[in-house]
């Protein structure tokens, strides 16, 4: 220095071909227990790294930056 991959809720990860976000885990409240845990209901949290472009719309597509892996060099 260059290539290839990634960067979404607190954490681990979905969202194949663009239409306006979801899981489990963890947290918070009820319910069950003598209590705690398991269970069972419900519930708050993210506008998608950054910042243009393209479109009637982008987390998805194009550019540039930043950052984290991996490989040349």
């Nucleotide at each position: 220095g260059g290539g290839c991959u990634c960067g979404u809720a607190g954490c681990u990860c979905a969202c194949u071909c663009g239409g306006u976000a979801g899981a489990g885990c963890g947290c918070c409240g009820c319910c069950c227990u003598u209590g705690c845990a398991a269970g069972g209901c419900g519930g708050a949290g993210g506008c998608a790294g950054u910042g243009g472009g393209u479109u009637c719309g982008a987390u998805a597509c194009c550019c540039a930056c930043c950052g984290a892996g991996u490989c040349c060099a």
The RNA shown here (transfer RNA) has 73 nucleotides and comes from a Nanobdellota archaeon.
Model confidence (mean pLDDT): 82 of 100.
Rfam family: tRNA. Rfam describes the family as follows. Transfer RNA (tRNA) molecules are approximately 80 nucleotides in length. Rfam links the family to the GO term triplet codon-amino acid adaptor activity.
The RNAcentral record of the sequence draws on ENA.
Lineage of the source: Archaea > Nanobdellati > Nanobdellota.